About this RNA
A computed fold for a 518-nucleotide part of an RNA from an uncultured bacterium, annotated as small-subunit ribosomal RNA, 5' domain.
Context: one part of a larger RNA
C1' cells in the first nucleotide's frame, strides 16, 4: 500500500445496493413464529326456510258474554348454509437461530454397499369382499386453590380388531441354468406355510392395500488430507482376534457367553492446549501467509445430564419422561417454565438496530377446492458501519474594494476570491401525473420510483498536515516549562518540530487515530 462485521475523536446534504451482539451457549417481562382438513366421524351452537303443535297483538264485529282475526313468541321434525371444543388423517424430524461442544470418517476430496432405509411424488401390475368389539366428545356423580382428574353410562369414524382372497411379496424346503468381487448375485419353474384394503363425494374425481421399478432423502464403510506441544514416550482389558448368539433398515465387540494374546506407537500412540470443517474471503507477481462475518454445502446444539415413546423419518428448539440448578404461583397440600425463532428488555461491552407493514411475489405445510396458517420471505424503519454515485453552483467580473497577515513601508498576498452582472436547477420545496414488479383478479412497498410544471443560489465542508522520511513557512507567544513525537528526534529568549493565527499541502461528507491480517 491493501483490506474489515470495526470502534474511539471532529465533522455531516442527498440516493442506489449491501451489511449490523465479535463480549455473557448469561438471565429473560410481553406479543407472535404450526398448523390445517366438517369432501374421514359422531356430537353441539348460530341463521335462514318449510311443516305441525301451542300462544294468541292491532283491527273488524258485538246482544259486551263473546266471535273473528292472525301478528308476534316458544316447542319439535325436516331441509339449507355456517362454526367448531373431542375422535382421526397430514404436517409440527422442513423452514428459522447458534457455534458450546467435537482434532474425529466431523468436514473436504474420491470410491465402495453380494450389508441398507426411503411418507409425500412419477410409471406399471393386481385387489378393494364380509363382519365384530370398543371408545373420546356427550350425560351422571365426585375430587382439587389451582394445573388437572377419578369413577360410572350411551355413541361415530378413512380409528382399532378377527374372518375371506392373494401373489413374481416374504419364510423354510428342495432342483436347473448362467455369472461373479470370500461371504454369494440373477433368472427360471416346484409343492408347503404366513400376511391386506376405506370410504368420502357436488358424480368431476379425491382417496385405500398389496407388488415391482424410478426420482429425491438418507444411513454405514474405505483410501487420501485436515492446528500446536516430546519441558507429554509408552497406551489399551471390550481392549485386538475368533467361534455362536443377541440387536439394528443394515455390517460391525455395536451387545452378552466362550476361547485365543493380541492391538496402536519417533511415519509421533497417548496425554494437555486450542478449534466447527468447506465452498470462498483478504493479500500478495506467484508460491504461499491470514481468516471462517454476511451467502451456499454438511456437521452439532437448543437451560444441564440422562432416557426412550410417536413416526417413513427425531433420540426431536417452540413433543414426553426421570434428575439438577435457576425463576414464578400456592389456599402450603402441590404445580408452571426454558427467545442460540422476530421483535424486545436487563446485564456484559470500545461497540452492534424495530416490542414496524404485508403475505401481493418466492417458497413451505393442510385442504378436491374456497381458503387458512407461515417473525421464512418481501418490505418498510435506524445507524456515513462499508462500497458506488451525486450535490453544495457556472460563466463574466481588477476599483486588484474593505478587511486581515506580512513588511525591508516601496509594497506583497489571501484574490477573479468577494461584492456586481447574467444564467443553470442535480439534490430541495411545492402542484399535477404516475408505474414495471401480476397472470382474468389480488400490490405491503406507495401515492414510492420515473414523468411533467413552478419557485429558488437561496438549505448542504469538513478532517489531517506542513523538520527529515513525505506535498506543503512565515509571524506572534513560550523559554529543557507548557507541550510534540510512527522513527530520527524537536523545546534551555531570534523554535519552518510545543500553542495560536495568516498561508500553504493532502483528502473529501467524510478524514484522522487506535486494533488486527497481508
Nucleotide at each position: 500500500g491493501g483490506a474489515c462485521g470495526a470502534a474511539c475523536g471532529c465533522u455531516g446534504g442527498c440516493g442506489g445496493c449491501g451489511u449490523g451482539c465479535c463480549u455473557a451457549a448469561c438471565a429473560c417481562a410481553u406479543g407472535c413464529a404450526u398448523g390445517u382438513c366438517g369432501a374421514g366421524c359422531g356430537g353441539g351452537g348460530a341463521u335462514u326456510g318449510c311443516a305441525c303443535c301451542a300462544u294468541g297483538a292491532a283491527g273488524u264485529u258485538u246482544u259486551c258474554g263473546g266471535a273473528u282475526g292472525g301478528a308476534u313468541u316458544g316447542a319439535u321434525g325436516c331441509a339449507a348454509u355456517u362454526c367448531u371444543a373431542g375422535c382421526g388423517g397430514c404436517g409440527g424430524a422442513c423452514g428459522g437461530g447458534u457455534g458450546a461442544g467435537u482434532a474425529a470418517c466431523g468436514c473436504g476430496u474420491g470410491a465402495g454397499c453380494a450389508a441398507c432405509c426411503u411418507g409425500c411424488c412419477u410409471u406399471c401390475c393386481a385387489c378393494u369382499g364380509g363382519g365384530g368389539a370398543a371408545u373420546a366428545a356427550c350425560g351422571c356423580a365426585g375430587c382439587g386453590a389451582a394445573a388437572g382428574u377419578u369413577g360410572u353410562g350411551c355413541u361415530a369414524a378413512u380409528a382399532c380388531c378377527g374372518c375371506a382372497u392373494g401373489a413374481g411379496a416374504c419364510c423354510a424346503c428342495a432342483g436347473u441354468a448362467u455369472c461373479g468381487c470370500a461371504u454369494g448375485g440373477u433368472a427360471c419353474a416346484g409343492g408347503g406355510g404366513u400376511c391386506a384394503a376405506a370410504g368420502a363425494u357436488u358424480u368431476a374425481u379425491c382417496g385405500g392395500u398389496g407388488g415391482a421399478a424410478g426420482a429425491u432423502g438418507g444411513g454405514c464403510u474405505c483410501g487420501c488430507g485436515u492446528c500446536u506441544g516430546a519441558u507429554u514416550a509408552g497406551a489399551u482389558a471390550g481392549u485386538u482376534g475368533g467361534c455362536g448368539g443377541g440387536g439394528u433398515a443394515a455390517c460391525g465387540g455395536c451387545c452378552c457367553a466362550c476361547c485365543a494374546a493380541g492391538u496402536c506407537g519417533a511415519c509421533g500412540a497417548u496425554c494437555a492446549g486450542u478449534a466447527g470443517c468447506c465452498g470462498a474471503c483478504c493479500u500478495g507477481a506467484g508460491a504461499g501467509g491470514g481468516u471462517g462475518a454476511u451467502c451456499g454445502g454438511c456437521c452439532a446444539c437448543a437451560u444441564u445430564g440422562g432416557a426412550a415413546c410417536u413416526g417413513a423419518g427425531a433420540a426431536a428448539c417452540g413433543g414426553u419422561c426421570c434428575a439438577a440448578a435457576c425463576u414464578c404461583c400456592u389456599a402450603c397440600g402441590g404445580g408452571a417454565g426454558g427467545c442460540a425463532g422476530c421483535a424486545g428488555u436487563g446485564g456484559g461491552g470500545a461497540a452492534u438496530a424495530u416490542u414496524g407493514g404485508g403475505c401481493a411475489a418466492u417458497g413451505g405445510g393442510c385442504g378436491c377446492a374456497a381458503g387458512c396458517c407461515u417473525g421464512a420471505c418481501c418490505c418498510a424503519g435506524c445507524a456515513a458501519c462499508g462500497c458506488c454515485g451525486c450535490g453544495u453552483g457556472a460563466a463574466g467580473g481588477a476599483a486588484g474594494a474593505a478587511g486581515g497577515u506580512u513588511u525591508u513601508c516601496g509594497g506583497a498576498u489571501c484574490g477573479u476570491a468577494a461584492a456586481c452582472u447574467u444564467c443553470u436547477a442535480u439534490c430541495c420545496u411545492u402542484g399535477g401525473u404516475g408505474a414495471a414488479g401480476a397472470u382474468a383478479a389480488u400490490g405491503a412497498c406507495g401515492g414510492u420510483a420515473g414523468c411533467c410544471g413552478a419557485g429558488a443560489a437561496g438549505g448542504a465542508a469538513g478532517c489531517c498536515c506542513c523538520g527529515g522520511c513525505u506535498a506543503a513557512c512565515u509571524a506572534c507567544g513560550u523559554g529543557c516549562c507548557a507541550g510534540c513525537a510512527g522513527c530520527c528526534g524537536c523545546g534551555g529568549u531570534a523554535a519552518u518540530a510545543c500553542g495560536u493565527a495568516g498561508g500553504g499541502g493532502g483528502c473529501a461528507a467524510g478524514c484522522g487515530u487506535u486494533g488486527u491480517c497481508c
RNAcentral holds the full RNA, with entries from ENA, Greengenes and SILVA.
Rfam family: Bacterial small subunit ribosomal RNA.